[in-house]
Context: one part of a larger RNA
RNA sequence: ACCAACAAGUUUACUUUAAUGGCGAGCUUAAAUAAUAAAAUAUAUAGGCGUAAAGAAAUUGAGUUUUAAAAUGCUCGUUAGUCAUUAGAGUAAGACCCGAAACUAAGUGAUCUAACCAUGGACAGGUUGAUGAAUAGGCGGCAACGCUUGUCGGAGGACCGAACCCGUGUAUGUGGCAAAAUACUGGGAUGAUCUGUGGUUAGGGGUGAAAGGCCAAUCAAACUUAGAGAUAGCUGGUUUUCUGCGAAAUCUAUUUAAGUAGAGCGUUUAAAAGACUUUUAUAAGGGUAGAGCUCUCGAUAAACAAUGGGAACGUAAAGUUUUACUGAGUUUAUUGAAACUUCGAAUAUUAUUAAAAUGACUUUAGACAGACAGUCCAUGAGUGCUAAGAUUCAUGGUCGAGAGGGAAACAGCCCAGACUAUUAAUUAAGGUUCGUAAAAAUAAUUAAGUGAAGAAAUUGUAAAAAAAUGUUGACAACCGAAAAGUAGGCUUAGAAGCAGCCAUCUUUUAAAGAAAGCGUAACAGCUCAUUGGUUUAGUUUUUUUGCAUUAAAAAUGUUUAGAACUAAAAUUAUUUACCGAAAUUAUAGAUUUUUAAUAAAAAUGGUAGCAGAACGUUUUGUAUGUUUAAGAAGUCUUAUAUCAAUAUAAGAUGGAGAUAUCAAAAAUGAAAAUGUUGGU
Numbered sequence: 001a002c003c004a005a006c007a008a009g010u011u012u013a014c015u016u017u018a019a020u021g022g023c024g025a026g027c028u029u030a031a032a033u034a035a036u037a038a039a040a041u042a043u044a045u046a047g048g049c050g051u052a053a054a055g056a057a058a059u060u061g062a063g064u065u066u067u068a069a070a071a072u073g074c075u076c077g078u079u080a081g082u083c084a085u086u087a088g089a090g091u092a093a094g095a096c097c098c099g100a101a102a103c104u105a106a107g108u109g110a111u112c113u114a115a116c117c118a119u120g121g122a123c124a125g126g127u128u129g130a131u132g133a134a135u136a137g138g139c140g141g142c143a144a145c146g147c148u149u150g151u152c153g154g155a156g157g158a159c160c161g162a163a164c165c166c167g168u169g170u171a172u173g174u175g176g177c178a179a180a181a182u183a184c185u186g187g188g189a190u191g192a193u194c195u196g197u198g199g200u201u202a203g204g205g206g207u208g209a210a211a212g213g214c215c216a217a218u219c220a221a222a223c224u225u226a227g228a229g230a231u232a233g234c235u236g237g238u239u240u241u242c243u244g245c246g247a248a249a250u251c252u253a254u255u256u257a258a259g260u261a262g263a264g265c266g267u268u269u270a271a272a273a274g275a276c277u278u279u280u281a282u283a284a285g286g287g288u289a290g291a292g293c294u295c296u297c298g299a300u301a302a303a304c305a306a307u308g309g310g311a312a313c314g315u316a317a318a319g320u321u322u323u324a325c326u327g328a329g330u331u332u333a334u335u336g337a338a339a340c341u342u343c344g345a346a347u348a349u350u351a352u353u354a355a356a357a358u359g360a361c362u363u364u365a366g367a368c369a370g371a372c373a374g375u376c377c378a379u380g381a382g383u384g385c386u387a388a389g390a391u392u393c394a395u396g397g398u399c400g401a402g403a404g405g406g407a408a409a410c411a412g413c414c415c416a417g418a419c420u421a422u423u424a425a426u427u428a429a430g431g432u433u434c435g436u437a438a439a440a441a442u443a444a445u446u447a448a449g450u451g452a453a454g455a456a457a458u459u460g461u462a463a464a465a466a467a468a469u470g471u472u473g474a475c476a477a478c479c480g481a482a483a484a485g486u487a488g489g490c491u492u493a494g495a496a497g498c499a500g501c502c503a504u505c506u507u508u509u510a511a512a513g514a515a516a517g518c519g520u521a522a523c524a525g526c527u528c529a530u531u532g533g534u535u536u537a538g539u540u541u542u543u544u545u546g547c548a549u550u551a552a553a554a555a556u557g558u559u560u561a562g563a564a565c566u567a568a569a570a571u572u573a574u575u576u577a578c579c580g581a582a583a584u585u586a587u588a589g590a591u592u593u594u595u596a597a598u599a600a601a602a603a604u605g606g607u608a609g610c611a612g613a614a615c616g617u618u619u620u621g622u623a624u625g626u627u628u629a630a631g632a633a634g635u636c637u638u639a640u641a642u643c644a645a646u647a648u649a650a651g652a653u654g655g656a657g658a659u660a661u662c663a664a665a666a667a668u669g670a671a672a673a674u675g676u677u678g679g680u
């Protein structure tokens, strides 16, 4: 891992509700006794509930209590209970099942390991040469003696290195040779050394050169057994079918936030009344959106201007004059506001009566729940960065508990709510080149593969509008002219149209600036303005709009999902077709409700959950029956029937029991629990 078997709301007592049955102002026995194979049954009338309550009680009594007496409080007046069975729920118990870490008690462990005690054992070989010893030589010293050389000697938690002990680094190993090893490499190796045997210390205790280490592969409190089915508001699991209805993720409270209780929302039973829901009409209040500046708090500009500061005069004070300043306040104009309002909607809310539509709701009483982690979308708001698939409210929708079609894929978006069957039809959203069901036409736009994100800008292009100019010849192009006084005056080394300052006239002209650029050291030179000619029909400018362009940046390759598409298969506008769902319709069928009706109509998605109806298993009665060796149960295969759980039949196998029907009682149904056991 697979297969099989086993595996979870039970039992008792009490309380309460419902249904059924017995008796009924009553109902009923418990223990016990008798009887019996065991029951049934009989006796037992103690007790319980009910028929009367009030009071602490005496007590009184349809009343009673408080009180001096009352009011007051409770009760009565209207008659139904009780026993049994079944079902639902609650309480007490292990109380649907499995699951802790822990706590307590009594015991068992020091053959592992820690420390200690007693008694034994072990340490190749080599190196170094301490204190010291006696003696000889040398040197020094008067001497005592000192130094030195040689000789002897053999200390050390000394050195190197086997046995022995340990375990530094690396590799292998990692279901291993091994629940800690192997290889190489390492540390100690006469010592605080290693080791044999025997013994001592025991669990909040030991032992510890101290790592919370070790105390039998177990240690921040060992192991075994018991209390014990500890407790778990937490996780997991909880076994056949069909039918009806069908939630919530909110409020309040909580040592409360993963729980629970009351309310709201669901189911079911009974009763009641005719009202309920939506729309229209009428009436009502409001202070939101908007708007506004009357008030409040702010902002901008101007005018006037108190006060204050500076300056002058004044010996000083007072005062007078003055002004880069300050600027309360007033006026005028403009303007912002969730905590401003002289104003002020739409929606929403409430009420009354009337009308219409829909069709089944509403209320009361009882029983049983689940739920109180919500989610995204749209709209209105708060927090946040007008960030978040963020967070918190309100209103609505979806999902949750909702399948089907569309959005490539995609709980929450768009369409649409699946009783069953059908290779039938019509549509919705969305689509109609291909994959892929279905499409064409007309008129334009776009050249960017824009389409297929984004502000602003643009001599891309299209359309519209306006203005100016043009056969008295425009715009553009080409061929010419573009002069003279004069190099204007000044300045300057120079300044001649063109460094700079001032002025900017006149003449000749078709026209030509005391010059708009380039240029020179200064001149020169080249253009421009202006003008003549050639040519011949539109040209120039502005504004608005459509589509495009740039703006436009991210790391493997995510591009309208792809192929691909250009008078489109893009965009804009118009038209007519078609495809397309479990929607709607058609045909057939099932169930439920209403009903006299198998007519007709309506209904039948569904998690938690509530209610209802069934199937199957085991045992017992029915059964002294039925069936069975002319072959039971079981097993295998096939067929038929039923909405389903399932049932029946036939054949094969098997070799001895099985059992209709109607009842009763349950150790009554497995795919899940890192389930348990067995097999493979």
Base pairs, nucleotide, nucleotide: 001680002679003678004677005676006675011093012092013091014090015089016088017087018086019085020084021083022082023081026049027048028047032043033042034041053060054059063074064073096237097236099234103227104226105225106224107223108222114201115200116199117198118197119196120195121194122193123191125160126159127158128156132152133151136149137148138147139146140145164188165187166186169184170183171182172181203219205215206214207213240614241613242612243611244610245609250263251262252261253260254259265370266368267367268366269365270364271363272362274361276359277357278356279355280354281353282351283350284349290343291341292340296337297336298335299334300333301332302331303330304329308325309323310322311321312320313319374399376397377396378395379394380393381392382391383390404415405414406413419589420588421587422586424585425584426583430579431578432577433563434562439576440575441574442573443572444571445570451565456550457549458548460547461546462545463544464543465542466541467540468539469538477534478533479532480531481530483507484506485505488502489501490500513528516527517526518525590604591603592602593601594600615669617666618665619664620663621662625659626658627657634653635652636651637650638649639648640647641646
Predicted 3D model of a 680-nucleotide part of an RNA (large-subunit ribosomal RNA, domain II) from Nitzschia palea. Rfam family: Bacterial large subunit ribosomal RNA. Gene Ontology terms of the family: structural constituent of ribosome and ribosome. The full RNA is in RNAcentral, with records from ENA and SILVA.